This is a predicted structure of a 74-nucleotide RNA (transfer RNA) from a Clostridiales bacterium. The sequence was found in a public genome assembly. Taxonomically the source falls in Eubacteriales (Bacteria, Bacillati, Bacillota, Clostridia).
RNA sequence: GUCUGAUUGAUGCAACCGGCAGACAUGACUGACUCAAAAUCAGUUUCCUCAGGGUUCGAUUCCCUGAUCAGACA
Numbered sequence: 001g002u003c004u005g006a007u008u009g010a011u012g013c014a015a016c017c018g019g020c021a022g023a024c025a026u027g028a029c030u031g032a033c034u035c036a037a038a039a040u041c042a043g044u045u046u047c048c049u050c051a052g053g054g055u056u057c058g059a060u061u062c063c064c065u066g067a068u069c070a071g072a073c074a
Stems, first nucleotide, its partner, number of pairs: 001073007010026003013022001019057001027045006050066005
C1' cells in the first nucleotide's frame, strides 16, 4: 500500500433477511430465606448500537467518509 473482519448497557455478547435494542450470562444494589453468611429465588440496574453524513415512513442492520483494534497478502 491492497483486502477482510470487529467496535452494542458496568463486562462478555445476541439481535444483522430494514420494523419492540438490549435476548442470554456475569457484575452491582434491594428483598426473601438464614442466628449470620454462602448458595438459591424474586425484583431493580436503563443512559446507550465507535464518530459524522446519506437513503428510507422507519437504520444496530444498507451506502459514503473518518477513527481505533485484529488478521491476510505485498